The prediction has a mean pLDDT of 77. This is a predicted structure of a 354-nucleotide RNA (Bacterial RNase P class A) from a Gammaproteobacteria bacterium. Of the family's consensus pairs, 97% are formed in the model. It matches the Rfam family "Bacterial RNase P class A". Rfam classes the family as a ribozyme. Its family is annotated with ribonuclease P activity, dimeric ribonuclease P complex and tRNA processing in the Gene Ontology.
RNA sequence: GAAGUCAGCCGGGUAAUCGCCAGUUACUUUAUGUAUCUGGAGGAAAGUCCGGGCUCCACAGGGUAGAGUGCCAGGUAACGCCUGGGAGAUGUGAAUCUACGGCCAGUGCCACAGAAAAUAUACCGCCUUCUUUAUGGAGGUAAGGGUGAAAUGGUGCGGUAAGAGCGCACCGCGCAACGGGUAAUCGUUGUGGCAGGGUAAACCCCACUCGGAGCAAGACCAAAUAGGGGAACUAUGGUGCGACCCGCACUGUUCCCGGGUAGGUUGCUUGAAAUGCAUGGCGACAUGCAUUCUAGAUGAAUGAUUGCCCCAGCUUUGGCUGGACAGAACCCGGCUUACAGGCUGACUUCAACU
Numbered sequence: 001g002a003a004g005u006c007a008g009c010c011g012g013g014u015a016a017u018c019g020c021c022a023g024u025u026a027c028u029u030u031a032u033g034u035a036u037c038u039g040g041a042g043g044a045a046a047g048u049c050c051g052g053g054c055u056c057c058a059c060a061g062g063g064u065a066g067a068g069u070g071c072c073a074g075g076u077a078a079c080g081c082c083u084g085g086g087a088g089a090u091g092u093g094a095a096u097c098u099a100c101g102g103c104c105a106g107u108g109c110c111a112c113a114g115a116a117a118a119u120a121u122a123c124c125g126c127c128u129u130c131u132u133u134a135u136g137g138a139g140g141u142a143a144g145g146g147u148g149a150a151a152u153g154g155u156g157c158g159g160u161a162a163g164a165g166c167g168c169a170c171c172g173c174g175c176a177a178c179g180g181g182u183a184a185u186c187g188u189u190g191u192g193g194c195a196g197g198g199u200a201a202a203c204c205c206c207a208c209u210c211g212g213a214g215c216a217a218g219a220c221c222a223a224a225u226a227g228g229g230g231a232a233c234u235a236u237g238g239u240g241c242g243a244c245c246c247g248c249a250c251u252g253u254u255c256c257c258g259g260g261u262a263g264g265u266u267g268c269u270u271g272a273a274a275u276g277c278a279u280g281g282c283g284a285c286a287u288g289c290a291u292u293c294u295a296g297a298u299g300a301a302u303g304a305u306u307g308c309c310c311c312a313g314c315u316u317u318g319g320c321u322g323g324a325c326a327g328a329a330c331c332c333g334g335c336u337u338a339c340a341g342g343c344u345g346a347c348u349u350c351a352a353c354u
Base pairs, nucleotide, nucleotide: 001350002349003348004347005346006345007344008343009342010341012309013308014307015306016305017304018303020040021039022038023037025035026034027033028031042325046336047335049334050333051332052331053330054214055213056212057211061246062245063244064243066210067209068208069207070206071085072084073083074082075081086100087098088097089096090095101205102204106203107202108199109198110197123145124144125141126140127139128138129137130136131134153171154170155169156168157167158166172194173192174191175190176189177188178187179186180185218266219265220264221263228257229256230255231254232253233252237251238250239249240248273292274291275290276289277288278287279286280285310323311322312321313320314319
């Protein structure tokens, strides 16, 4: 100097004028009132993918089916999230990714090509042998070649008629013992020639977990009518609880036609909250102390204009153009996706010079 990896932050500022919403205080004519002061969209508010708080069913059990997760240990209110390890894979590396329990419980599938993809087999070839000497027959073989994503352990030596774990060495695989580690798992030693593989984001098996509906939940006040008409089951019944069964609770429930009303208050923002410091921990985090109060709208508020400054590009140096993704609606913890431009830190690789 260049190229990367991981993490964090900003993402316009300021002044004036006018205009909105909420709250405090004061006043009055109590009104969508006036005045002062304070505050007023996010790192993702997006997606609605997970987990909860809260409300109701409801006094709230057991099982079957169904669904979710899937290495180990921790964190958390909890999770499919986060942290740290293990194994496997990618990269020179810093690092990154994993739908990571089980194919010896069972059932499926592996097209085409190929002799053959399982109750395995011989197309070419190699070796031995026979005869009628031919693109022939018989026997042995699976080391070589071919096909394929994958061909039945790999490499080497010996051996054989030619070969083959047939034998041996190393690797691989299974089993056992010892050692490190909480564990996943790793290492060492010994032993066995051990023989079809793959696939479970295939069905399935195993382990663990799981009520439902949702702020348009729910509560209160107001208003209104036609207490209308018809039908079904009716205590051995009916209704409620996501499906079904048992159980429990209550004693009526459901459907069709027709008519009337629908405005307001609350829930609604003080929280599993944020920030700083200290202690403990590799870390996620936990504990303690101190400080702060930061939207609550309801057809839907936080905006518009002007000047200066900042950043980027162009420039005839006069100036011109542009400044991302994008707007809360009960709240919170995550994940995923979008993002112009800019800043900071640590680490890795390459080149040159000293």

NCBI's taxonomy places the organism under Bacteria, Pseudomonadati, Pseudomonadota, Gammaproteobacteria.